Notes: The RNA shown here (c-di-GMP-I riboswitch aptamer) has 78 nucleotides and comes from Methylomonas denitrificans. NCBI's taxonomy places the organism under Bacteria, Pseudomonadati, Pseudomonadota, Methylococcaceae, Methylomonas. The prediction has a mean pLDDT of 76. The sequence is in RNAcentral, with records from Rfam and Ribocentre.
RNA sequence: GUUAACUAAUACUAAACCUAUCGCAAGCUAGGGUCAGAAAGCCACGGGUCCUCUCUUCAGGAAAGCCGGGCUACCGAA
Numbered sequence: 001g002u003u004a005a006c007u008a009a010u011a012c013u014a015a016a017c018c019u020a021u022c023g024c025a026a027g028c029u030a031g032g033g034u035c036a037g038a039a040a041g042c043c044a045c046g047g048g049u050c051c052u053c054u055c056u057u058c059a060g061g062a063a064a065g066c067c068g069g070g071c072u073a074c075c076g077a078a
Base pairs, nucleotide, nucleotide: 002078003077012037013036017032018031019030020029022027035065041071042070043069045068046067047066049062050061051060052059
């Protein structure tokens, strides 16, 4: 440097749920928690989902732990 994802560390993240703040809402943030994850790191690009408005057209917003795609990357292995 390349390949793959079998193994998985005194490393990392943290679903549901609970508490508090913010938000019309979907949801966000912080603390607790620990179902899980080998990209559960980043990007709303395509599809789909959810919320608001409209009242079914348009528009605005949310989620990267729904699928696909793009970028980057740790331990170990060949």